The prediction has a mean pLDDT of 83. The part of an RNA shown here (small-subunit ribosomal RNA, 3' major domain) has 476 nucleotides and comes from a metagenome. The RNAcentral record of the full RNA draws on SILVA.

Context: one part of a larger RNA
RNA sequence: UGACGGGGGCCCGCACAAGCGGUGGAGCAUGUGGCUUAAUUCGAUGCAACGCGAAGAACCUUACCUGGGCUUGACAUGUAACUGCAUACGACCAGAAACGGACGUAGCCUUCGAGGGUGUUACACAGGUGCUGCAUGGCUGUCGUCAGCUCGUGCCGUGAGGUGUUGGGUUAAGUCCCGCAACGAGCGCAACCCCUAUGUUUAGUUGCCAGCACGUAAUGGUGGGAACUCUAGACAGACUGCUGGUGAAAGCCAGAGGAAGGUGGGGAUGACGUCAAGUCAGUAUGGUCCUUAUGCCCAGGGCUGCACACGUGCUACAAUGGGUGGUACAAAAGGAAGCAAUACCGCGAGGUGGAGCAAAUCCCCAAAACCAUCCCCAGUUCGGAUUGGAGUCUGAAAUUCGACUCCAUGAAGUUGGAAUCGCUAGUAAAGGUAUAUCAGCUACGAUACCUUGAAUACGUUCCCGGGCCUUGUACA
Numbered sequence: 001u002g003a004c005g006g007g008g009g010c011c012c013g014c015a016c017a018a019g020c021g022g023u024g025g026a027g028c029a030u031g032u033g034g035c036u037u038a039a040u041u042c043g044a045u046g047c048a049a050c051g052c053g054a055a056g057a058a059c060c061u062u063a064c065c066u067g068g069g070c071u072u073g074a075c076a077u078g079u080a081a082c083u084g085c086a087u088a089c090g091a092c093c094a095g096a097a098a099c100g101g102a103c104g105u106a107g108c109c110u111u112c113g114a115g116g117g118u119g120u121u122a123c124a125c126a127g128g129u130g131c132u133g134c135a136u137g138g139c140u141g142u143c144g145u146c147a148g149c150u151c152g153u154g155c156c157g158u159g160a161g162g163u164g165u166u167g168g169g170u171u172a173a174g175u176c177c178c179g180c181a182a183c184g185a186g187c188g189c190a191a192c193c194c195c196u197a198u199g200u201u202u203a204g205u206u207g208c209c210a211g212c213a214c215g216u217a218a219u220g221g222u223g224g225g226a227a228c229u230c231u232a233g234a235c236a237g238a239c240u241g242c243u244g245g246u247g248a249a250a251g252c253c254a255g256a257g258g259a260a261g262g263u264g265g266g267g268a269u270g271a272c273g274u275c276a277a278g279u280c281a282g283u284a285u286g287g288u289c290c291u292u293a294u295g296c297c298c299a300g301g302g303c304u305g306c307a308c309a310c311g312u313g314c315u316a317c318a319a320u321g322g323g324u325g326g327u328a329c330a331a332a333a334g335g336a337a338g339c340a341a342u343a344c345c346g347c348g349a350g351g352u353g354g355a356g357c358a359a360a361u362c363c364c365c366a367a368a369a370c371c372a373u374c375c376c377c378a379g380u381u382c383g384g385a386u387u388g389g390a391g392u393c394u395g396a397a398a399u400u401c402g403a404c405u406c407c408a409u410g411a412a413g414u415u416g417g418a419a420u421c422g423c424u425a426g427u428a429a430a431g432g433u434a435u436a437u438c439a440g441c442u443a444c445g446a447u448a449c450c451u452u453g454a455a456u457a458c459g460u461u462c463c464c465g466g467g468c469c470u471u472g473u474a475c476a
Stems, first nucleotide, its partner, number of pairs: 001476002003473003007470007015460002019423005026315008034306002042053002064301007073125001077124006085117001087106004092101002109115001127290002130288003136284001138279003141275001143273001148187006154163003167178003193267004198236007208225002212223003239261001242255005317416001321375006334363002338357002343352003382413001387408007429452007
């Protein structure tokens, strides 16, 4: 100087407390361990691995296994020799295919020397998701959006180092003020950026319809309008600016005005560093190893196996509910090998057909809620697992191993032990919608979007994590 302390002081955080809803019990989905296996490819392992890499494992992917094949190779560059050979299409033999063997048709430039390109042979080499993340770059996680981490000069100390950065206040903040052997500065904080909440203005189509007129069963449908909503550019607005109180100041408290008040709400943004943290399988890369194989191609299988254990979720156990009928209201995304309306067929998944739309124009397009009615507390009109049958769709192909529909079946489950998680407001909880990946889908995942919309916070003694000062130490 740090680190540590079941030392002390001050302070903060959904850290506790106060509340609301969960997990832990059930069934299923998914990941992991274990077991099994020819293989169940590899990595991730306290917080910070376990719905993680994977924003899509039937083939492909695919790295694994079994079997069949290739050896200058699926791919790149170069050298030498040979080569009427580009390139495209068709078809034969055996075969699971790859591979191997044997053909046809059309058909290259050209200065006829060669050259370019193709193929064959030979050689340099290619290739490796082989190993090492404890050789590395880059990127990422974490402490932590915590308020810290340093430097120049000066001063102090033999020196390591200290001072500044400590102290008194204050703040979300090393934020600011005052003081001070310090005076300044840098990286962080804040601000600058984006979204959102209010208004003004400009613009007015594909969006809008107040007033005027026309028209319809109905609809901004039509003329027209530029007001309103909205769209999207510019600008305004919030600064403790104003008032009062308090204070040395910084600031704090209350108030006014205001759409918004003291960082208005959210996002992006992550200092010096820590964990030899993670990643050689995203890519790059040193070393090392393989080279008729640890490379490459193909078929089939596996990654989906199942006495079990754990994590993360979904659905429930019901009446604040379930069924049936009626009726209403979004936002944000996406659409051409696409989104698909009206109509018709089917109980339905879906099919037929195809208006319109490269889209503020057309399409995809809500559910809880509300109204009416049935159920009457039961393993039920709760719950939907499991199984049988019949189908639909995608795709060469759904057996291992897809999703969905219909009929039948109707399991566990009556609110969950010890323990444990999230959340402070348009939040939690509840309800649906969309997208990426994608032929299809294991999505109940992930990421966004809107609809309905709470309760509680006395407080900081305690648990956990963190910051500053101080103290002890046989630790570095």